[in-house]
Molecule: transfer RNA
Organism: Phycisphaeraceae bacterium
RNA sequence: CAGGGCGUAGCUCAGCUUGGUAGAGCGGCGGCUUUGGGAGUCGCAGGUCGCAGGUUCGAAUCCUGUCGCCCUGA
Repeated sequence: CAGGGCGUAGCUCAGCUUGGUAGAGCGGCGGCUUUGGGAGUCGCAGGUCGCAGGUUCGAAUCCUGUCGCCCUGA
């Protein structure tokens, strides 16, 4: 320098192909249960979907640029 992959909750990831209310597990907090803890169970909080623009009635999703990490080639 060129090509490709990944970036979504504190962590690990799904959702993208086919645009239409942002989710799961673990973790955190609270209630119940227990002498207490653990386990179980119920509930709650937690996200401008890496960033900036564009298209669209509507973008995590499509398009462009850009940043970070990884892989391949030179």